Context: one part of a larger RNA
RNA sequence: AGCUCAUGGUGGAUACCUAGGCACGCAGAGGCGAAGAAGGACGUAGCUACCAACGAUAUGCUCCGGGGAGCUGGAAGCAAGCAUUGAGCCGGAGGUUUCCGAAUAGGGCAACCUAAAAACGCUUUACUGAAUCAAUAGGUAAAGACGAGCGAACCUGGCAAACUGAAACAUCUUAGUAGCCAGAGGAAAAGAAAGCAAAAGCGAUUCCCUAAGUAGCGGCGAGCGAACAGGGAGCAGCCUAAACCAUUGGCUAAGGCCGAUGGGGUAGUGGGACAGCCAAAAGAGACAGUAGCGGUUAGAUGAAGUAGCUGAAAACUACACCAAAGAAGGUGAAAGUCCUGUAGUCAAAAACUGAAACUGCAACGGUUGGAUCCCGAGUAGCACGGGGCACGUGAAAUCCCGUGUGAAUCAGCCUCGACCACGAGGUAAGGCUAAAUACUACUGCGUGACCGAUAGUGAAAUAGUACCGCGAGGGAAAGGUGAAAAGAACCCCAGACAGGGGAGUGAAAUAGAACAUGAAACCAUGAGCUU
Numbered sequence: 001a002g003c004u005c006a007u008g009g010u011g012g013a014u015a016c017c018u019a020g021g022c023a024c025g026c027a028g029a030g031g032c033g034a035a036g037a038a039g040g041a042c043g044u045a046g047c048u049a050c051c052a053a054c055g056a057u058a059u060g061c062u063c064c065g066g067g068g069a070g071c072u073g074g075a076a077g078c079a080a081g082c083a084u085u086g087a088g089c090c091g092g093a094g095g096u097u098u099c100c101g102a103a104u105a106g107g108g109c110a111a112c113c114u115a116a117a118a119a120c121g122c123u124u125u126a127c128u129g130a131a132u133c134a135a136u137a138g139g140u141a142a143a144g145a146c147g148a149g150c151g152a153a154c155c156u157g158g159c160a161a162a163c164u165g166a167a168a169c170a171u172c173u174u175a176g177u178a179g180c181c182a183g184a185g186g187a188a189a190a191g192a193a194a195g196c197a198a199a200a201g202c203g204a205u206u207c208c209c210u211a212a213g214u215a216g217c218g219g220c221g222a223g224c225g226a227a228c229a230g231g232g233a234g235c236a237g238c239c240u241a242a243a244c245c246a247u248u249g250g251c252u253a254a255g256g257c258c259g260a261u262g263g264g265g266u267a268g269u270g271g272g273a274c275a276g277c278c279a280a281a282a283g284a285g286a287c288a289g290u291a292g293c294g295g296u297u298a299g300a301u302g303a304a305g306u307a308g309c310u311g312a313a314a315a316c317u318a319c320a321c322c323a324a325a326g327a328a329g330g331u332g333a334a335a336g337u338c339c340u341g342u343a344g345u346c347a348a349a350a351a352c353u354g355a356a357a358c359u360g361c362a363a364c365g366g367u368u369g370g371a372u373c374c375c376g377a378g379u380a381g382c383a384c385g386g387g388g389c390a391c392g393u394g395a396a397a398u399c400c401c402g403u404g405u406g407a408a409u410c411a412g413c414c415u416c417g418a419c420c421a422c423g424a425g426g427u428a429a430g431g432c433u434a435a436a437u438a439c440u441a442c443u444g445c446g447u448g449a450c451c452g453a454u455a456g457u458g459a460a461a462u463a464g465u466a467c468c469g470c471g472a473g474g475g476a477a478a479g480g481u482g483a484a485a486a487g488a489a490c491c492c493c494a495g496a497c498a499g500g501g502g503a504g505u506g507a508a509a510u511a512g513a514a515c516a517u518g519a520a521a522c523c524a525u526g527a528g529c530u531u
Stems, first nucleotide, its partner, number of pairs: 001530009016480002020451002022448007029440002031150002039100003042055003046078002050074002052059001061094006070082003105114003120147002122144007154185001155183005165172001169219001195202002206233004216224002237432003240376001244263008268410001270375004274369005283364001285361001287360004293354005299346003305319004320337002322326001328340003381405007391417001412427005467474002487515001490502004
């Protein structure tokens, strides 16, 4: 020096654990905000740095209900108090709620300054009031919980990429995606046929399965990609404009014109007005209210086991018991019968909420006639230029936009994939509409061939913290004594250290706080062997 074995140190792997995550299901909720939000700053405790809670009434105030012995948060300690005259705690309703922040009296380098009762917009009303006579624009004031701002995804609309793929690249693709903007709701959007279809029929919309990777589109490349029919989920239909009637206002060249309110009316076997006739009852609502009944927001009750063994029993042994309860968690190891619970049963002063019922209230009837009138206009269509339809201009319909042009009113008009005829279907140019569908920042309950501390959220801990960056932004590491602190009195070495040795606690201290298990690398000590 090496090798082997043993004993230690170092180190923190491994197995075990879980306080935290992840995913999903069911239900709830689906918004908050000028009555000042979201988010913050600064404060508030006897001692108080942080977190949490609260707001100058500041670790809390009032009332109502629950509950029943302790309490003054995490968080010990000291001090001082509170509480069976019911505290703390839990639930409901109130009150308070500094400053900043849409921030809104003006300013400002947010959480401050100056001032003094106060922004802006919108709507309504009143008073005023130009060019310009009347008028109008404008101005002023009052009233209005009308708006603004925030919010995860879902939704509708507007604007709108590129990398990429095509093995290059330009049409094409990625993709109407990402992103930005606007707006809304608990869902949104769509929606009661100017629809599909095909010689038979269907009967608003939405979603799922299928049709089908089919028909098609496509530098016919890469790729893109329907619809009808069929099966399901869910079902719900309505209101206007016009003709006409009544009342009424304004203007007027006195012919009329333009309105307002109410009635009327709503359709494709065309309907309605209009002129007659019949019926006036049943059914029926998506609106409001009411009492009762449910639900939510605190809770209550709730069966049945002992002994031995052990440091400790729930394990084991022995003999029992309950079960509408043998879910689960805890308890000194593994508990149906110890605790919390569980099955079952019961409960609300107060607030919120659901469906049905009742009441109120709105609205809805039919038929004959066929002369006259109405049936949504700068619209439909067409031309040109675009977009969108699975469809890239193609034979390119249908739908939408721009520019131009520009009809018809039921003997009408549109569509059926250029176009024409026949045939068939429908009734545009106004509007509303639940459910089936999408999503989950948030609340409750539950589940997991999900993770178990290099995993699972970035974050099991003072985590979006420490730290880095001028900034946008980036972004960690770090869990486990023990059943219980019983956390080592006292003695000794030592520097009033660190650290250690006794003693003591404990089942265990090689569980001693650098604390459960304690692998390997690495470092020692001892023994043996080799050189």